[in-house]
RNA sequence: UAUCAGUCCCCUCGCGACGACAGGUUGUGAACCCCGCCAGGCCCGGAAGGGAGCAACGGUAGCAACUGCGUCGGGCGCCGGGGUGUGGCGGGUGCGG
Numbered sequence: 001u002a003u004c005a006g007u008c009c010c011c012u013c014g015c016g017a018c019g020a021c022a023g024g025u026u027g028u029g030a031a032c033c034c035c036g037c038c039a040g041g042c043c044c045g046g047a048a049g050g051g052a053g054c055a056a057c058g059g060u061a062g063c064a065a066c067u068g069c070g071u072c073g074g075g076c077g078c079c080g081g082g083g084u085g086u087g088g089c090g091g092g093u094g095c096g097g
Stems, first nucleotide, its partner, number of pairs: 001094004006089003009085001010083005015077002018073004023067006034059003042051003
């Protein structure tokens, strides 16, 4: 000096773990200011019937736990692939001094 590969750095892709969220399951679950349906009682009516509507019942919001084949995240990784370089480090080989 040329070339070849190694390792670290940089970029990127993949995989895994971790965290968060959507979703799912279960439990609980609003006296009234959530929904439905409204016994009783109340009101209107001569009556038929109607009205508002508490409790109960059903559900929803919420709360808790589990899960999370999906999505997202990064100074996670003794992980793998690729790319870039007058990069860092030490090597192999050839040629020259």
The RNA shown here (Bacterial small signal recognition particle RNA) has 97 nucleotides and comes from Thioalkalivibrio versutus. Taxonomically the source falls in Thioalkalivibrio (Bacteria, Pseudomonadota, Gammaproteobacteria, Ectothiorhodospiraceae). A source record names the gene ffs. Its Rfam family is "Bacterial small signal recognition particle RNA". The family's RNA type in Rfam is non-coding RNA gene. Rfam describes the family as follows. The signal recognition particle (SRP) is a universally conserved ribonucleoprotein involved in the co-translational targeting of proteins to membranes. Gene Ontology terms of the family: SRP-dependent cotranslational protein targeting to membrane, signal sequence recognition and signal recognition particle, plasma membrane targeting.